[in-house]
Molecule: c-di-GMP-I riboswitch aptamer
Organism: Candidatus Zhuqueibacterota bacterium
């Protein structure tokens, strides 16, 4: 090194809620707060699912990486 992922070790993230901003809205920031995560780090690429806008087939535009694939990076080192 890759694969692989322990009753190892050091640590990381943080659902649901509430609070309080932003937004037509899905939803998203900040703080509390842990349901869970071995990439729940990133990245809207391909699905899938929501939300808006127009609508004749459908079509835009956004969302959601903690839906499900793919791509990247990346702590440890038992089997």
């Nucleotide at each position: 090194a890759a694969c692989c992922g322990a009753u190892a070790a050091a640590g990381g993230c943080a659902a649901a809620c509430u609070a309080u901003c932003c937004g037509u809205g899905a939803g998203g920031g900040u703080a509390g707060g842990a349901c869970g995560c071995a990439a729940a780090g990133c990245c809207a690429u391909g699905g899938g699912u929501c939300a808006c806008c127009g609508a004749u087939c459908c079509g835009g535009u956004g969302a959601u990486c903690g839906c499900c694939a793919g791509g990247u990076u990346a702590c440890c080192g038992a089997a």